[in-house]
RNA sequence: UUCUUAUUAUGAGAGGGGGAGGGAACUGGCCCUUUGAACCCUCGGCAGCAGGCGGUAGACGUACUGUGCCAAAUCCAUCAGCUCGUGAUUUUCUCACGGUCUGAAAGAUAAGAA
Numbered sequence: 001u002u003c004u005u006a007u008u009a010u011g012a013g014a015g016g017g018g019g020a021g022g023g024a025a026c027u028g029g030c031c032c033u034u035u036g037a038a039c040c041c042u043c044g045g046c047a048g049c050a051g052g053c054g055g056u057a058g059a060c061g062u063a064c065u066g067u068g069c070c071a072a073a074u075c076c077a078u079c080a081g082c083u084c085g086u087g088a089u090u091u092u093c094u095c096a097c098g099g100u101c102u103g104a105a106a107g108a109u110a111a112g113a114a
Stems, first nucleotide, its partner, number of pairs: 001114008013043005021032003027077003044070003049066003052062003074106001078104004083099006
């Protein structure tokens, strides 16, 4: 880097350095930020994917190890479908908008494989 599988609306920040950006990418919106962004270090925390440990085993627990994470739904958006609501047309059909619905795509993380 690619593939497969699982998860992805829960949760969890202080200090020091740094000095203007950041929220994955394009675009748009919205938001964070000199009351200090990215990034680095220290400490703390969350979670419980894999290993370990407990458990006959599974379930489950634990938080020792390897990761991950600690503003806002993965900040929002795209495509297809179902259903409901509203509106337009109205015979039917159809169309537009909306929604904590389902699936897909993209992304992120873990584990396994190449």
The prediction has a mean pLDDT of 80.
This is a predicted structure of a 114-nucleotide RNA (SAM riboswitch aptamer (S box leader)) from Fictibacillus aquaticus.
The organism belongs to Fictibacillus, within Bacteria.
The sequence was found by an Rfam model in a public genome assembly.